This is a predicted structure of an 80-nucleotide RNA (c-di-GMP-I-GGC riboswitch aptamer) from Roseiconus nitratireducens. The model forms 100% of the base pairs in the Rfam consensus. The coordinates come from a structure-prediction model, not an experiment, and the mean pLDDT is 88. It was read from a public genome assembly, where an Rfam model found it. It matches the Rfam family "c-di-GMP-I-GGC riboswitch aptamer". Gene Ontology term of the family: cyclic-di-GMP binding.
[in-house]
RNA sequence: ACCGAUAAAGGCAAACCGGGCGUAAGCUCGGGACGCAAAGUCAUGGGUCCGUCCUCAGACGGAUCGCCAGACCGCCGAAG
Numbered sequence: 001a002c003c004g005a006u007a008a009a010g011g012c013a014a015a016c017c018g019g020g021c022g023u024a025a026g027c028u029c030g031g032g033a034c035g036c037a038a039a040g041u042c043a044u045g046g047g048u049c050c051g052u053c054c055u056c057a058g059a060c061g062g063a064u065c066g067c068c069a070g071a072c073c074g075c076c077g078a079a080g
Base pairs, nucleotide, nucleotide: 002080003077004076011036012035016031017030018029019028020027021026034066040072041071042070044069045068046067047064048063049062050061051060052059053058
């Protein structure tokens, strides 16, 4: 360094419920845990979703990194 354990310390938190925000996708706070070794960060490429415009094709704006890829950063250390 790869790798990732029925290890240890700690971390995150799906669905669902409640408060708030948003036209919406969705976000946020609290509760709650399905899961996660990057489920940390970045919308850069692709995907998906929402809104507006549009005859079509598509254009523009937005959401999602817990869909995939890429970039950056990072805890622990058994076996190999």